[in-house]
Context: one part of a larger RNA
RNA sequence: GAGCGAACGCUAGCGGCGGGCCUAACACAUGCAAGUCGAGCGGAGAGCUUCGGCUCUCAGCGGCGGACGGGUGAGUAACACGUAGGUAACGUACCCUCUGGUAAGGGAUAACACAGGGAAACUUGUGCUAAUACCAUAUGAUGCCCCGCAAGGGGUGAAAGGCGCGAGUCGCCGGAGGAUCGGCCUGCGGCCCAUUAUUUAGUCCUAGUUGGUAGGGUAACGGCCUACCAAGGGUAUGAUGGGUAGCUGGUCUGAGAGGAUGAUCAGCCACACUGGAACUGAGACACGGUCCAGACUCCUACGGGAGGCAGCAGUGGGGAGUAUUGCGCAAUGGGCGAAAGCCUGACGCAGCCACGCCGCGUGAGUGAUGAAGGCCUUCGGGUUGUAAAGCUCUGUCGGGAGGGACGAAGUCCCUGCGAGGGGAUUGACGGUACCUCGCAAGAAAGCGCCGGCUAACUCCGUGCCAGCAGCCGCGGUAAUACGGAGGGCGCAAGCGUUGCUC
Numbered sequence: 001g002a003g004c005g006a007a008c009g010c011u012a013g014c015g016g017c018g019g020g021c022c023u024a025a026c027a028c029a030u031g032c033a034a035g036u037c038g039a040g041c042g043g044a045g046a047g048c049u050u051c052g053g054c055u056c057u058c059a060g061c062g063g064c065g066g067a068c069g070g071g072u073g074a075g076u077a078a079c080a081c082g083u084a085g086g087u088a089a090c091g092u093a094c095c096c097u098c099u100g101g102u103a104a105g106g107g108a109u110a111a112c113a114c115a116g117g118g119a120a121a122c123u124u125g126u127g128c129u130a131a132u133a134c135c136a137u138a139u140g141a142u143g144c145c146c147c148g149c150a151a152g153g154g155g156u157g158a159a160a161g162g163c164g165c166g167a168g169u170c171g172c173c174g175g176a177g178g179a180u181c182g183g184c185c186u187g188c189g190g191c192c193c194a195u196u197a198u199u200u201a202g203u204c205c206u207a208g209u210u211g212g213u214a215g216g217g218u219a220a221c222g223g224c225c226u227a228c229c230a231a232g233g234g235u236a237u238g239a240u241g242g243g244u245a246g247c248u249g250g251u252c253u254g255a256g257a258g259g260a261u262g263a264u265c266a267g268c269c270a271c272a273c274u275g276g277a278a279c280u281g282a283g284a285c286a287c288g289g290u291c292c293a294g295a296c297u298c299c300u301a302c303g304g305g306a307g308g309c310a311g312c313a314g315u316g317g318g319g320a321g322u323a324u325u326g327c328g329c330a331a332u333g334g335g336c337g338a339a340a341g342c343c344u345g346a347c348g349c350a351g352c353c354a355c356g357c358c359g360c361g362u363g364a365g366u367g368a369u370g371a372a373g374g375c376c377u378u379c380g381g382g383u384u385g386u387a388a389a390g391c392u393c394u395g396u397c398g399g400g401a402g403g404g405a406c407g408a409a410g411u412c413c414c415u416g417c418g419a420g421g422g423g424a425u426u427g428a429c430g431g432u433a434c435c436u437c438g439c440a441a442g443a444a445a446g447c448g449c450c451g452g453c454u455a456a457c458u459c460c461g462u463g464c465c466a467g468c469a470g471c472c473g474c475g476g477u478a479a480u481a482c483g484g485a486g487g488g489c490g491c492a493a494g495c496g497u498u499g500c501u502c
Base pairs, nucleotide, nucleotide: 001502002501003500004499006498007497008496009495010494013360014359015358016357017356018355019353020352021318026316027315028314030313031312032311035064036063037062040061041060043058044057045056046055047054048053071271072270073269081189082188083187084186085185086184087183090182091181095178096177097176098175099174100173101172102171103137105135106134112127113126114125115124116123117122143156144155145154146153147152161170162169163168191243192242193241204234205233206232209231210230211229212228213227214226215225216224246268247267248266249265250261251260252259253258273294274293275292276291277290296307297306298305299304324350326349327348328347332346333344334343335342336341363393364392365391366390373384374383375382376381398439400437401436402435403434407429410425411424412423413422414421415420446491447490448489449488450487451472452471453470457486458485459484460483461482467474468473
């Protein structure tokens, strides 16, 4: 000098765009953050009824989603990450393309009813019922397995219907391919300590340890696991141990090389009260799922139960220090749905904070008798200083009135074979931005410094005192260095100080 997720002191007019618990991965009151589908299914309740039926709501069965999105950085020195590859050792729901199929049956079970148990959470028995829930049969392939050199043969082995008057449409099952996303493996790369190694090893580390055979397991290779066999494997090119740490694109600095760093945004990883485990599923060993154990908090009729903000707000605590228990699904994106739509603290916005960057303003012109006052003075004067006043203007900003967005694409209805045409409707921000009219200089400047480095000097007070100080150093009676004043210098809605990095 530059920089910062900053803090502190003094000060403070406005706007735009960003940023905002770096500390206790400390504990959490309250609300919300993941639902949706009645065009898969049976029922219960309510409403309307032309008594034919129709509509709405609700719990349940069932499907899809809850593995995304959002948070945090504890752990991790590791194929975790980055980069380049491999997989003839693998998977992939929804989506796209191609292809073939969707036959004919069965038995249950929630809801519900009845009877119980329990303070509650919840739960037991009996009986009834439906399905795109479940099951056997048929058919059946280029799929899979076995035999075979091959031709071929044998075995295994699917499905679900809904809506519509209909045309049709949405589905379901098998196969092949694609796309996307992942799993696994490998080369290379990026922290500190050898005061972590009998100096080179049977001496340091290693017992599923290193390799083989067989088996199990997995979507898949593999000591991944098991049995047996062999005695290997790593290491001064740093094993093992200890400390520290999420990694990267990037960011800051620097002429660069390099050094430092990993907030916001983006990619990957890990975690979800602590530890462990599996279930379901295409995918999890699963933040707002399950089970077990532990600590903690809460309820209890003492028998037993409930909970997990490192989601968004918010509270206590810690701390120098970090915001609203806001509005909206209008847009973008996501889940479900044929759709209408519903859900969405993702997101879009608003609120608070000079935390940062950028922009604007606090007026412009004129005005000398160089007014008054202040300060200095060699008492002549000098300076503050065109500065003020005065006069003439302007209207950023401000407050007033009127108008008033872009962001909206879509969606629905009618019509049309189609292209299209017609109609209705959708904005949180926001009556905001912006535009026009009229008012009015009116409300808007501070902070640090002035001995040298370093730009800016005098007077008074003080008298090694009080104090200053980044370094050198000032202060003991004329202090440009302390304190005040006048003047000046620098930056400016900021200016200084502290901390940290280059």